Background: Predicted 3D model of a 74-nucleotide RNA (transfer RNA) from Roseivivax halodurans JCM 10272. The sequence is in RNAcentral, with records from Rfam. It matches the Rfam family "tRNA". Rfam describes the family as follows. Transfer RNA (tRNA) molecules are approximately 80 nucleotides in length. The prediction has a mean pLDDT of 80.

[in-house]
RNA sequence: CGGAGUAUGGCGCAGCCUGGUAGCGCGUCCGUCUGGGGGACGGAAGGUCGUGGGUUCGAACCCCGCUACUCCGA
Numbered sequence: 001c002g003g004a005g006u007a008u009g010g011c012g013c014a015g016c017c018u019g020g021u022a023g024c025g026c027g028u029c030c031g032u033c034u035g036g037g038g039g040a041c042g043g044a045a046g047g048u049c050g051u052g053g054g055u056u057c058g059a060a061c062c063c064c065g066c067u068a069c070u071c072c073g074a
Stems, first nucleotide, its partner, number of pairs: 001073007010026004020057001028044006050066005
């Protein structure tokens, strides 16, 4: 330098193909059960979907640029 892949709550991931209220597990917090721990059950908080633009009535999703990381090639 060229090509490919990945980027979504604290962590690990789904959702992207086919645009229409952003979800799951773990964790955190509150409550109940328990003498306590542990555990079970119920509830809650927490996201500018890597970043900047574009298209659209509407973008995590489509298009373009950029950034970080991984892999392949030179």